[in-house]
RNA sequence: AAAGCUUGGAGAGUUUGAUCCUGGCUCAGAACGAACGCUGGCGGCGUGCCUAAUACAUGCAAGUCGAACGAGAAAGCCCUUUCGGGGGUAAGUAUAGUGGCGCACGGGUGAGUAACACGUAGGUGACCUGCCCUUUGAUGUGGAAUAACUCUGAGAAAUUGGAGCUAAUACCGCAUAAGAUUGUAGAAUUUGAAAUUAUACAAUGAAAGAUUGCCUCUGCUUGCAAGCAAUCGUCGAAGGAGGGGCCUGCGGGACAUUAGCUAGUUGGUGGGGUAAAGGCCUACCAAGGCAUCGAUGUCUAGCCGGUUUGAGAGGAUGAUCGGCCACACUGGAACUGAGACACGGUCCAGACUCCUACGGGAGGCAGCAGUAGGGAAUAUUGCGCAAUGGGCGAAAGCCUGACGCAGCAACGCCGCGUGAGUGAGGAAGGCCUUAGGGUUGUAAAGCUCUGUCGGAAUGGAAAAAGGGCGAUGGGUCUAAUAGGCCCAUUGAUUGAUGGUACAUUCAAAGGAAGCACCGGCUAACUUCGUGCCAGCAGCCGCGGUAAUACGAAGGGUGCGAGCGUUGUUCGGAUUUAUUGGGCGUAAAGAGCACGUAGGUGGUCUAGUAAGUCAGGUGUGAAAUCUCGGGGCUCAACUCCGAAACUGCGCCUGAAACUGCGAGACUAGAAUAUUGGAGGGGGAAGAGGAAUUUCGCAUGUAGGGGUAAAAUCCGUAGAUAUGCGAAGGAACACCAGAGGCGAAGGCGUCUUCCUGGCCGAUAAUUGACACUGAGGUGCGAAAGCGUGGGUAGCAAACAGGAUUAGAUACCCUGGUAGUCCACGCCGUAAACGAUGAGAACUAGAUAUUGUGAUGAUUGAUCGUUGCAGUGUCGCAGCUAACGCAUUAAGUUCUCCGCCUGGGGAGUACGGUCGCAAGACUAAAACUCAAAGGAAUUGACGGGGGCCCGCACAAGCGGUGGAUUAUGUGGUUUAAUUCGAAGCAACGCGCAGAACCUUACCUGGGCUUGAACUCCUACGAACCUGUUAGAGAUAAUGGGGUGCCCUUUUUGGGAAUGUAGUGAGAGGUGCUGCAUGGCUGUCGUCAGCUCGUGUCGUGAGAUGUUGGGUUAAGUCUCGCAACGAGCGCAACCCCUAUUUUUAGUUGCCAGCAUUAAGUUGGGCACUCUAAAGAAACUGCCUGGGCAACCAGGAGGAAGGUGGGGAUGACGUCAAGUCCUCAUGGCCCUUAUGUCCAGGGCUACACACGUAAUACAAUGGCGCAUACAGAGGGAAGCGAACCUGCGAGGGGGAGCCAAUCUCAAAAAGUGCGUCUCAGUCCGGAUUGGAGUCUGCAACUCGACUCCAUGAAGUUGGAAUCGCUAGUAAUCGCGGAUCAUCACGCCGCGGUGAAUACGUUCCCGGGCCUUGUACACACCGCCCGUCACACCAUGGGAGUUGGUUUUACCUGAAGUCGUGGCCCUAACCGCAAGGGGGGGAGCGCCUACGGUCGGACUGAUGACUGGGGUGAAGUCGUAACAAGGUAGCCGUAGGGGAACCUGCGGCUGGAUCACCUCCUUU
Repeated sequence: AAAGCUUGGAGAGUUUGAUCCUGGCUCAGAACGAACGCUGGCGGCGUGCCUAAUACAUGCAAGUCGAACGAGAAAGCCCUUUCGGGGGUAAGUAUAGUGGCGCACGGGUGAGUAACACGUAGGUGACCUGCCCUUUGAUGUGGAAUAACUCUGAGAAAUUGGAGCUAAUACCGCAUAAGAUUGUAGAAUUUGAAAUUAUACAAUGAAAGAUUGCCUCUGCUUGCAAGCAAUCGUCGAAGGAGGGGCCUGCGGGACAUUAGCUAGUUGGUGGGGUAAAGGCCUACCAAGGCAUCGAUGUCUAGCCGGUUUGAGAGGAUGAUCGGCCACACUGGAACUGAGACACGGUCCAGACUCCUACGGGAGGCAGCAGUAGGGAAUAUUGCGCAAUGGGCGAAAGCCUGACGCAGCAACGCCGCGUGAGUGAGGAAGGCCUUAGGGUUGUAAAGCUCUGUCGGAAUGGAAAAAGGGCGAUGGGUCUAAUAGGCCCAUUGAUUGAUGGUACAUUCAAAGGAAGCACCGGCUAACUUCGUGCCAGCAGCCGCGGUAAUACGAAGGGUGCGAGCGUUGUUCGGAUUUAUUGGGCGUAAAGAGCACGUAGGUGGUCUAGUAAGUCAGGUGUGAAAUCUCGGGGCUCAACUCCGAAACUGCGCCUGAAACUGCGAGACUAGAAUAUUGGAGGGGGAAGAGGAAUUUCGCAUGUAGGGGUAAAAUCCGUAGAUAUGCGAAGGAACACCAGAGGCGAAGGCGUCUUCCUGGCCGAUAAUUGACACUGAGGUGCGAAAGCGUGGGUAGCAAACAGGAUUAGAUACCCUGGUAGUCCACGCCGUAAACGAUGAGAACUAGAUAUUGUGAUGAUUGAUCGUUGCAGUGUCGCAGCUAACGCAUUAAGUUCUCCGCCUGGGGAGUACGGUCGCAAGACUAAAACUCAAAGGAAUUGACGGGGGCCCGCACAAGCGGUGGAUUAUGUGGUUUAAUUCGAAGCAACGCGCAGAACCUUACCUGGGCUUGAACUCCUACGAACCUGUUAGAGAUAAUGGGGUGCCCUUUUUGGGAAUGUAGUGAGAGGUGCUGCAUGGCUGUCGUCAGCUCGUGUCGUGAGAUGUUGGGUUAAGUCUCGCAACGAGCGCAACCCCUAUUUUUAGUUGCCAGCAUUAAGUUGGGCACUCUAAAGAAACUGCCUGGGCAACCAGGAGGAAGGUGGGGAUGACGUCAAGUCCUCAUGGCCCUUAUGUCCAGGGCUACACACGUAAUACAAUGGCGCAUACAGAGGGAAGCGAACCUGCGAGGGGGAGCCAAUCUCAAAAAGUGCGUCUCAGUCCGGAUUGGAGUCUGCAACUCGACUCCAUGAAGUUGGAAUCGCUAGUAAUCGCGGAUCAUCACGCCGCGGUGAAUACGUUCCCGGGCCUUGUACACACCGCCCGUCACACCAUGGGAGUUGGUUUUACCUGAAGUCGUGGCCCUAACCGCAAGGGGGGGAGCGCCUACGGUCGGACUGAUGACUGGGGUGAAGUCGUAACAAGGUAGCCGUAGGGGAACCUGCGGCUGGAUCACCUCCUUU
């Protein structure tokens, strides 16, 4: 440089008001031997009892060989016959038996097994191997039996006894044999180790024949055989292949709440046994062997190739296919055999089932089908040996539920189809709708096409090759042209599947689409129904009348012959972290040290090669996976090839690093010398101050204690004071964040004993080091034991207070204890919440100890080193807070610990302790959070600053009386409805006799009282009578208009009546569906934004700070710079003035009158338009400035006074009954009309007012001065009249003209003289007036009479800071009438404010917080109730296992004196040999006493968890109202309280210290 290979990693929801982090839960993906629900057209290829290794009816699954052997039918057919039969054939067939081989393969299952069972790599110098292959040598010669069969017994059967006959490749001798085996001798080779081989000698040891053919040899001599030949078999030996046995290294489960296990146990010697090593077995000897690198025990489990998931590393799994193992009803045992301790063999025991004549027998589907059962769940009692493979056979062939096929099942994977094109009047129908339309939707219909699949018909493969048989030819063995064997060519023959695949033709869009989902995650939205119900839900969560979340519909989205659900596994989950996590505060550093094992380890040198690295080699089965090709039309599937299998073994090499042994070094570590500081530890002695007690004295009435008190002490003399004595405990000041110690901890002084540390020197050793599982020691306080001691303090306890209670806080007492000695305990917020050691990485400053050095006479000061102790701070780190050379930074070594919250540091078990208890330490169940840091608010019985009639200082009230009025309550047929702390209550209502009116009773109407449209008729309209409570009904009279077209007719507008249905109507509900309007905080000074900056972020900054203001008003400073809504100003009224204007206003001067009445005038007042004026503008002082204080001028002075004006928002505040409006409800009534009644009731309670209680007054007479308003269905003058309300009257006035209209308090004079009054006026009687259709329920007013309560008001509480309060009258709205209310107007006209401690409300800053529905918050525990799981529990009942003992089947082995006995030896007797009974060892099942582990259950009992509205308190969160918490002890209904010691994870104030800046 080129080519090739490698192709691979996504997140989301949920804790909060919001944020970041920690952390769990959940989801999206893939997979499945699956199951369930809905649905279902076809085909291909696969797969199909995961549960009861539960029990099995029936059939089949292992036979074969006549070419090893003996025996040997029958039917049928033919012949014959004396008709009884006989013969042939069938046929040496069927059949059983002897014998051989097979049955140990193939097929099934996974119970057992944690093991050399499996995997992998090796060993066997410790072994075996039938059939097969190769080589070699043999196959000689004899014998005795026995099944079958015949005869005869026993038995129900299974089966079996006796007698007799017979064959073999069955059985038994003899001979022979090698390189076989054994023994002895011996040389060589090799090894870690003895074994092999050459040689010599001795001993041992074999066989079986069968078939076919032939006559060359041999025998008889025809032809056959004993001959020859071929083939098959048999025997010995050697080797091979394949198969197996045994041994070993390494690898792959859980539990330590299993820590010790082991007597054949570990080894040796002798013997036995096996194919073979070996305690495999036995006798003796020795006392070993295994184990924290996990023995032993318990639980679970067949292992692997692989499968699945994953980026990978890993995790989970071990169906189908393949390899190994184990098992065959359960347990034990052997036999046969090459091979078994044998799935379809044997024996015994056991359980079960069946047969039985009751004596006895039979059986084993975890083979293929199938049945029952179990279960959510898994198929046919099919076809065939055609193919492949297997057994037997020489072969044909037979057998084969192995296998090949078919059947059932969407169980899985793959493929195909259910049509295609065109088609807008965008049809109908459905759904929605803002009523226009939209959508379903080119979708359908219609038109034009196509023919896959399915249906019918026709044709129609491949899978078949081989073998045998026939024919032809060749080769070989041989004597052979027999025969056998081999080869080539050739003919006919063999298909379960199946007339299947495939091809062609025919007809017809005809037969073929569903399922889930649509709140977010997560693609997809509307309507109706329902109304915290019914229901949904994977998580968060939906549903309480407008549900995209339930149910349905329309529409949509996804996948599609499937789709969903459930279950399981991996993933996401870096949530066990090797890759790849953490431990200050989130879970997590043992209280501290010493030290064992272990782990780790300074510098240099050479060596070695265990680790490490490289190359080669063997293996890593096949299948699978990946890649490249091929075959089924494609694909799934399948075939071929390659790669890969990351592993292990062996050989060779390298030597940097680690290891190992060796040598050296001094920087780590230790020692030495010298000098230091210190509350380090232990023991003994000494001291003074103070408390208490006692004695004496002085002295007298209190003392003590508290927020305040009381208990208590004191006249028996206290407290106080003085002197003296006793005793115990603790050591003021010094004293410091200063010192020492590993930690706990340590403080008067002196002495003795003793540990550690630091500086200097650089003399000695030479890695001696670091850490440290177990282990050991130390370890505050409390507590325990024994013995002392006891002044003070003080759990418990007692009393007094406080309180609703007070088992507390406060007070008075007071015992353990606190102290000492000895011994236990072993825990604390034992904290720096920070393990130990080492190295490196900016500084500044303070201080302790000790050196060096410089300056100085010196005190002292400067520079610098080492060892400590603090603070600030950079880089860096951190979720943030913060840490920062004393690290929480950057690295290394070792240890400890964590894995959601609760249950629980609990139960059980174990260890320790005298006890209290400590250490170790779960699970069921339950929740979707629990938590850390920081942010914004809100809150605090936290802090600071400031304001307000908030308090204070004042004035007048309310609360007491009577009345009015509103409300509650009560009552009622109805007493209509609303408003509810401030911010409802003289409020809606600016005015209920009818009306209003919404309520009640009764009477009516039903397209309606009012609205729109349609049809018919009639103009409209005016006016009577009768009935009735009226609505209404009946019946009369008058009256005919306007416009258009007109030929009559007709049409239209307005209006009435009748009819029809669309629709009206509703003060019916929801103010928690809303609009609008309003209240309130509050006329408080706040509320925000843009850009920038800071912070991971929520957010912060700005807006904070110093000042100032009424004000976020202004100013200065500042990482901010600007801006908006608010503030202020602009608007209105008012205070001064100018100009203009001069009637209805005014009148100075002139004239006139009773009178501004009139002339005249418009100066003044006034009116109403436009201006002016006030801005801290000027001066003085203070201040940087803003601004403040004072002054001048001015009508007015610091927003001049008043009003209107109400930021962002809060209270789901108020109002559906002003109005509007969604939804719901009523429709001959919840609508509408009418009469009467009610809203006015009355034991009572509250609010708001009016009037009073009197002399600052009442009454009488006289008399003065306003402002602002109203007036035509109106105000109404003068005048007359009535005591009066009023009446008559009617001038004037649409108003600066007339009128309401008199203002009142005031002033003057008089009277009353402190009393229930000449105060007060309620109530009641009588008589009237006015309004109105109508004053009975239920109006106002007048007159006469009556003359109640009340003598200044408890607790408490309201308003007001100047033209204000107080007081006085006047007007207006509403209104026919009705005002003590409301809204306005003017008259008279005060007092007080030191001040901000306190109460209330508010603003800003800051602090704490467990609150965020925001303190009316949150939240703890007992008790009561329901449910759930769990511990203990007298026990009860199972399972597993075990020590010891008893019994001891079958069977091997041993023995076998008794019995039996064909083969060999022997003439015989007999011998040899063999077999059996019996006995012995071992031993299964079984039994007994006991132990261990484990499950179920159990009266009762303990705590725990969960559960919208139970009880008691209020422990915690703020200083949570006594700061909280930790350990310990006591007490108490409960949270808890108290004592002792500790911690800050405590607020606030003060002081000290330190730091930063100047």

This is a predicted structure of a 1558-nucleotide RNA (small-subunit ribosomal RNA) from Bdellovibrionales bacterium RIFOXYD12_FULL_39_22.
NCBI's taxonomy places the organism under Bacteria, Pseudomonadati, Bdellovibrionota, Bdellovibrionia, Bdellovibrionales.
It was read from a public genome assembly.
It matches the Rfam family "Bacterial small subunit ribosomal RNA". Rfam links the family to the GO terms ribosome and structural constituent of ribosome.